[in-house]
RNA sequence: GAUUUAUAAAGAAGAGGGGAGAGAAUGGGCUCAGUGAACCUCUGGCAACCUCUCAAUCAUAUUGAAAAGGUGCCAAAUCCCAUCCCUUGAAGGGAACUAUAAAUU
Numbered sequence: 001g002a003u004u005u006a007u008a009a010a011g012a013a014g015a016g017g018g019g020a021g022a023g024a025a026u027g028g029g030c031u032c033a034g035u036g037a038a039c040c041u042c043u044g045g046c047a048a049c050c051u052c053u054c055a056a057u058c059a060u061a062u063u064g065a066a067a068a069g070g071u072g073c074c075a076a077a078u079c080c081c082a083u084c085c086c087u088u089g090a091a092g093g094g095a096a097c098u099a100u101a102a103a104u105u
Base pairs, nucleotide, nucleotide: 001105002104003103004102005101006100007099008098013043014042015041016040017039021032022031023030025083026082027081028080029079044074045073046072049070050069051068053065054064055063056062084094085093086092
């Protein structure tokens, strides 16, 4: 990198460096940003995908607890709409895309 599965309307901040953009792609919006963006570092936190520990149990799976480790995340629903399908229409539903985790390769 690819494939598969699961989840995605919840939650979570400060400081230092840096110096103009950021919010995945394309198009359109709308927000944030010199009262300091992206990015890097430190500390703190959120969460419970995997490992570890404990308990229950209809038994090898499920549920619950905890949060030591591995990630991840800490503006706005994946910021919103469209891209394909359904619907008279839509912050309507589905798919797709994207993100995260685990397994396989």
Record summary
The RNA shown here (SAM riboswitch aptamer (S box leader)) has 105 nucleotides and comes from a Cytophagaceae bacterium. The coordinates come from a structure-prediction model, not an experiment, and the mean pLDDT is 83. The sequence was found by an Rfam model in a public genome assembly.